[in-house]
RNA sequence: GCAUGUGUAGCUCAGGGGUAGAGCGUCUCUUUGACGUAGAGAAGGCCAGUGGUUCGAUUCCACUCACAUGCA
Numbered sequence: 001g002c003a004u005g006u007g008u009a010g011c012u013c014a015g016g017g018g019u020a021g022a023g024c025g026u027c028u029c030u031u032u033g034a035c036g037u038a039g040a041g042a043a044g045g046c047c048a049g050u051g052g053u054u055c056g057a058u059u060c061c062a063c064u065c066a067c068a069u070g071c072a
Base pairs, nucleotide, nucleotide: 001071002070003069004068005067006066007065010024011023012022013021018055026042027041028040029039030038048064049063050062051061052060
């Protein structure tokens, strides 16, 4: 330099046009003499960025950025 893939919660990931989900973690309450376990609840995301298509984009398209892999 070229090609391909990935980018979503603190971490690991799902979701692939119609208001964003799980597990673990964090916080609160209950349980315990206490910790842990268990149960109930809560907080936390402008879905990497900028444009385009669309009534509507995390999702489709283009470009940019970061990372990974392959080729040279």
Model confidence (mean pLDDT): 83 of 100. Predicted 3D model of a 72-nucleotide RNA (transfer RNA) from a Patescibacteria group bacterium. It matches the Rfam family "tRNA". It is annotated as a transfer RNA. Rfam describes the family as follows. Transfer RNA (tRNA) molecules are approximately 80 nucleotides in length.